[in-house]
Context: one part of a larger RNA
RNA sequence: CUAUGUUGAAGGAACUCGGCAAAAUGACUCCGUAACUUCGGAAUAAGGAGUGACUUUAUAAGGGCAACCUUAUAGAGUUGUCACAAAAUCGGGGACAGCGACUGUUUAUUAAAAACACAGGUUUCUGCUAAUUCGCAAGAAGACGUAUUGAAACUGACGCCUGCCCAGUGCUGCAAGAUUAAAGGAAAAAGUCAUUUGGCUUUGACCCUAACUCCCAGUAAACGGCGGCUGUAACUCUGACGGUCCUAAGGUAGCGAAAUUCCUUGGCAUUUGAUUGGUGUCCUGCAUGAAUGGCGUAACGACUGUCCUACUGUCUCCAACAUAGACUCAGUGAAAUUGAAUUUUUCGUGAAGAUGCGAAAUUCUUGCAGCUAGACGGAAAGACCCCGUGCACCUUUACUGCAGUUAUACAUUGUAAUAAGAUUUUUUUUGUGUAGCAUAAGUGGGAAGUUAUUAAUUAUAGCUCUUUGCGCAAGCAAAUAAGUUAAACAUCAUUGAAAUACCACUCUAAAAAUUUUUUAUUACUUAUUGUUUAAGACAGUGUAUAAUGGGUAGUUUGACUGGGGCGGUCGCCUCCUAAAGAGUAACGGAGGCGUACAAAGGUAAACUUAAGUUGAACUUUAACAACUUUAAAGCAUAAUAGUAUAUGUUUGCCUGACUGUAAGAUUGACAAAUCAAGCAGGGACGAAAGUCGGUUAUAGUGAUCCGAUGAUUCUGAGUGGAAAUGGUCAUCGCUCAACGAAUAAAAGGUACGCCGGGGAUAACAGGCUAAUCACCCUCUAGAGACCAUAUCGACGGGGUGGUUUGGCACCUCGAUGUUGGAUUAUCGCAUCCUGGAGCUGAAGAAGGUUCCAAGGGUUUGGCUGUUCGCCAAUGAAGGCGGUACAUGAUCUGAGUUUAGAACGUUGUGAAACAGUUUGGUCCCUAUCUACUGCAAGUGCAAAAAAUUGAGAGGGGUAAACCUUAGUACGAGAGGACCGGGAAAAGUAAAUCCAUGGUGAAUCGAUUGUUAUACCAAUAGCAUAGUCGAGUAGCUACAUUUAUAAUAAAUAAUCACUGAAAGCAUCUAAGUGAGAAAUUAGCCUCAAUACAAAUUUUUUUUUAAAACGUGAUAGACUAUUACGUUGAUAGGCCUGGUGUGUAAGAAUUGUAAGAUUUUCAGCUAACAGGUACUAAAUUAAUUUUAAA
Repeated sequence: CUAUGUUGAAGGAACUCGGCAAAAUGACUCCGUAACUUCGGAAUAAGGAGUGACUUUAUAAGGGCAACCUUAUAGAGUUGUCACAAAAUCGGGGACAGCGACUGUUUAUUAAAAACACAGGUUUCUGCUAAUUCGCAAGAAGACGUAUUGAAACUGACGCCUGCCCAGUGCUGCAAGAUUAAAGGAAAAAGUCAUUUGGCUUUGACCCUAACUCCCAGUAAACGGCGGCUGUAACUCUGACGGUCCUAAGGUAGCGAAAUUCCUUGGCAUUUGAUUGGUGUCCUGCAUGAAUGGCGUAACGACUGUCCUACUGUCUCCAACAUAGACUCAGUGAAAUUGAAUUUUUCGUGAAGAUGCGAAAUUCUUGCAGCUAGACGGAAAGACCCCGUGCACCUUUACUGCAGUUAUACAUUGUAAUAAGAUUUUUUUUGUGUAGCAUAAGUGGGAAGUUAUUAAUUAUAGCUCUUUGCGCAAGCAAAUAAGUUAAACAUCAUUGAAAUACCACUCUAAAAAUUUUUUAUUACUUAUUGUUUAAGACAGUGUAUAAUGGGUAGUUUGACUGGGGCGGUCGCCUCCUAAAGAGUAACGGAGGCGUACAAAGGUAAACUUAAGUUGAACUUUAACAACUUUAAAGCAUAAUAGUAUAUGUUUGCCUGACUGUAAGAUUGACAAAUCAAGCAGGGACGAAAGUCGGUUAUAGUGAUCCGAUGAUUCUGAGUGGAAAUGGUCAUCGCUCAACGAAUAAAAGGUACGCCGGGGAUAACAGGCUAAUCACCCUCUAGAGACCAUAUCGACGGGGUGGUUUGGCACCUCGAUGUUGGAUUAUCGCAUCCUGGAGCUGAAGAAGGUUCCAAGGGUUUGGCUGUUCGCCAAUGAAGGCGGUACAUGAUCUGAGUUUAGAACGUUGUGAAACAGUUUGGUCCCUAUCUACUGCAAGUGCAAAAAAUUGAGAGGGGUAAACCUUAGUACGAGAGGACCGGGAAAAGUAAAUCCAUGGUGAAUCGAUUGUUAUACCAAUAGCAUAGUCGAGUAGCUACAUUUAUAAUAAAUAAUCACUGAAAGCAUCUAAGUGAGAAAUUAGCCUCAAUACAAAUUUUUUUUUAAAACGUGAUAGACUAUUACGUUGAUAGGCCUGGUGUGUAAGAAUUGUAAGAUUUUCAGCUAACAGGUACUAAAUUAAUUUUAAA
């Protein structure tokens, strides 16, 4: 010193984030017990009283033959103690609030909770081969259950309640319409073979057609959501009232600065001396709110917050004791760590914080016990941050799959009927533009054809009447009965087209029958043995197709970046930066582009702009004339360069905005890009020379793959053809704009995280810098009645510092632990107090301001994690800063900053929040340096003793009050300097006589129990069992002392004399005064003070140690007393001190007990004495030193 215990004066939570820890309470009997309440509770509420021993009475039970004994209950009396549940076991209590109803469960190993669960509530699904779940399947759970069942989800007892919104997203329903795959049907086209009509291949319009989706409804105890602006009442304020916009609807009841409130420590009240806390209330709800439940609520809670009482070493402020370590000895005997070490301080330097470099200083050698400031100490290839074309897991309306589910088709798969549709064939009808007698379907053939009559009958045609069908009325067609008629049409005129005169083939629309087929419904039984029942071509299964599909899987989710994120940017053109060749960076400064033009192109010719001034004229922002300025215009467009002898403007004719090439250059890493004479062809313009391969130039863009189109004496899978394909030439399709383009196709979260790296890169600290910050100086405009400078001082200017916020990113990411507090400090001074001065708008007192000055001092509480701050009180004052925002190998851990959980808000979600709330593992035995102590060795010319003091350290506070003196001063009120005395306080050291504490066996009391056979008396154990006292020692709360005087030299300042400068001047020469600062003085250490000092003594056999008994000493050593010629320790004796009247005996009482012997007995560490014991004896021996 640590751990575990014991005790503690006075105070009693002042400690602290917080009563953490400890203390206190505690049993039984009796009395007594509030609010509130779900009437059960709350309740052991709270708060009180009693309890031993002995004698005795009553009752009851048990035992015993009985006498009687034991136990329990109730009562009466006696008796002793500080204390009678005597020890041990063994609730502290109360009040208010939040959350959760409750008992329960949970992160084995940092979270026990407000989280989970729960009974209760609600919704949805589920009719049985149930839903749901597991499984490839068989099958199984559900359940040997059956809607009062089972499953899923939300909420979470109970009470009062649960508002509005169906626009979005889900879910459910509906089936009319739209859309939609495969399968099926199929017009048609292309190619090819054969050629006769056809075959084969490829493509395939269109038809048929499901779920899903769209559409239409419903549904919120489904996911979820639940507004602005503005006017208005007779003071003002407010706004019952109104207007307007938007919405699916605009938040109802309730609650509300809340586990939700940023501002905020909201306002008020209460609690306190003081409250960022607590409670109540208000409502301005950043961002409350109704089963993501709202508001209450008795009981309950190792939950969270606040207060009161009791209690205490939590604290003021620590002390003593016990035990175990620590220390010494004996034995045994690890670990991390370790480049090597011969391992100082300060200042500086330096990869920017040095034991190791430079300089100076300091320093004899070596250990032991301690202590942790440093060794950017040890431990763990940083968990924060960034990076990686790393990983993992999670989410979703990221991308792409897959399971699952749903739907359709086909197969397994058969029969029949009905209805509806499609289709084939046949038959019969149908057809109105205008004009036209008329309702002209089209084409072709065709110039006549048809009917009737003639005798009758039948049949037929026309007309009249009736009916039916079609139809836009007019009309067309058909049928039937009666009557009646002998003719009715074509060719002509009209029309693009001419007759239903007649025939044939077709089209539109329709009807009937029929072929094939589809759909729906209904029915049947036969779809692998026998019987029966049910079901039945459904289902199930397989294949194909469509839809759905974070259920599951694989992945993606850019870079630059004064860290990253957010923001911005990413290609091309012009200028500046750019430093007179080219080129040249930045999240440097300015701007443009992702086109346009058939003329804005080619050529030939001609012409000259713009602005201003003046004039005249005026209807004209215009036009005319003259003059001035080389351009101030124009050139499609940004800028720059160029251009007036045109590249500008106008006009004519044109299409060179050509085809095939190309020497040579420019520029690029490459790929690309740019310029280009010339040659050939065929052209335009021009008289010609000539010019023309777009535009005054520089932007107007995109590689490759893939696909498409056109051309093509290329290729053509045995061969020959053809096609496809490929090649060549030309053209087209990319905000591939992250623009040299990773894919046709891609977003997020991680605080549950992991790995590899980085001080290439952030957060802390250091460094550099000093914008900001702090302080100072300067200038005076002004304020100050007057007056710049008693005091304050704008607008400006100049510095210093390195405490703020920053900038930079230099050490450290194979780890430099972060706020605040505790503890311990140390330095600076820009001084808070105290000291000394100047000025004052200084009368005194009290102040203001400035100068000097760092010796000492610089408080306790309430709130908050706080630093800070506000407040209460006290005081002379309650200073500002540095020291890794000093100090975690010294402590704490409330905050921040892991994992749990909740609220508000954001997000579809996973999740997130310099928002809030509750909970939440702080390791290290010290090698070196440094420091505090203690030793050993050596040196200093032998030894011993005593000194000096170079030097070092410590210390240095302030002052009520009395007096001078109620004096100076002042109208008064008030009220001193200077000087003298001086309490209490603070701080420090020493001490233990007294006052207190402790005092582990000094005395006594006493409970339970065991033992000494029993009684008595004792002993052990129960925290020393508990309790009351207490010697020595150690201690503080106690006592004493100090915190001085004085001197020296000074600071600011004040002076003397005094020139330079005939004056003046504190200064230049000279001489003074002057402060808690400095140096002495006081205390401590101190000759290893290397100049190693001085003094005294000892002298030729001495000294020291060793050894023993010890303590006034002590970790060990050391120091020190003594060692028989001895009181060193023990013992003994005496005394003191403490305790409090021992035992035994006697007397007395029924007994407990009392009294006497007896202020006895006992008594640790104390004092004195005493050799009884041990330091023994004769020797011998050992070590060291010495002239």
The part of an RNA shown here (large-subunit ribosomal RNA, half B) has 1187 nucleotides and comes from Pseudo-nitzschia micropora.
The prediction has a mean pLDDT of 82.
A source record names the gene rnl.
The RNAcentral record of the full RNA draws on ENA.